[in-house]
Description: FMN riboswitch aptamer (RFN element) from Cohnella thailandensis, 169 nucleotides, folded computationally. NCBI's taxonomy places the organism under Bacteria, Bacillati, Bacillota, Paenibacillaceae, Cohnella. Rfam family: FMN riboswitch aptamer (RFN element). On this family, see Vitreschak et al., Nucleic Acids Res 2002: "Regulation of riboflavin biosynthesis and transport genes in bacteria by transcriptional and translational attenuation".
RNA sequence: GUCUACCUUCGGGGCGGGGUGCAAUUCCCCACCGGCGGUGUUCGGCGGAUCCGUCCGCCGUCAGUCCGUGACCCGUUCUUGCAGCUUCCGGUCAACCGGAGCCCGCGAGGCGGCUGACCCGGUGAGAGUCCGGGACCGACAGUUACAGUCUGGAUGGGAGAAGGAGCGC
Numbered sequence: 001g002u003c004u005a006c007c008u009u010c011g012g013g014g015c016g017g018g019g020u021g022c023a024a025u026u027c028c029c030c031a032c033c034g035g036c037g038g039u040g041u042u043c044g045g046c047g048g049a050u051c052c053g054u055c056c057g058c059c060g061u062c063a064g065u066c067c068g069u070g071a072c073c074c075g076u077u078c079u080u081g082c083a084g085c086u087u088c089c090g091g092u093c094a095a096c097c098g099g100a101g102c103c104c105g106c107g108a109g110g111c112g113g114c115u116g117a118c119c120c121g122g123u124g125a126g127a128g129u130c131c132g133g134g135a136c137c138g139a140c141a142g143u144u145a146c147a148g149u150c151u152g153g154a155u156g157g158g159a160g161a162a163g164g165a166g167c168g169c
Stems, first nucleotide, its partner, number of pairs: 001169002003166002006164005016030004032148001033138002035069004043060007064136002073113004078109005084102002087100005118134005140152003
């Protein structure tokens, strides 16, 4: 350095003002927010080369609307745990226990599905990413009234990130 079925830690932001109303952080006007990996013509740092114009390499950094992905939700003839049933076998009978079987229920895992939104101009060899402008989007349940921002599932889960351990090379 690489690999792995191990361990630890980390791992989401946002309603402020006004209006209407019995009632709205839910409607209307203005405001506010943007998970993770990749890509990337950005910016910074280091190193190298140089015809001193710049070029190359490495590291960090740069997309809510590009590619992929996570939470929620749905399915599952797969795996598994628990519970259930009662047909069989064993423990000499019953209770009960163990094994096999069955199939419904609940949970976990795997797999599959579902899951929102971008254009114009500029620069340039090249931009969905840079610069400028104007748009647009945001699970489910709850609620005195419809929620990206409140409350709840959630002290959960999680894409992943960092560190460690182990094994082989």

Annotation
The prediction has a mean pLDDT of 75.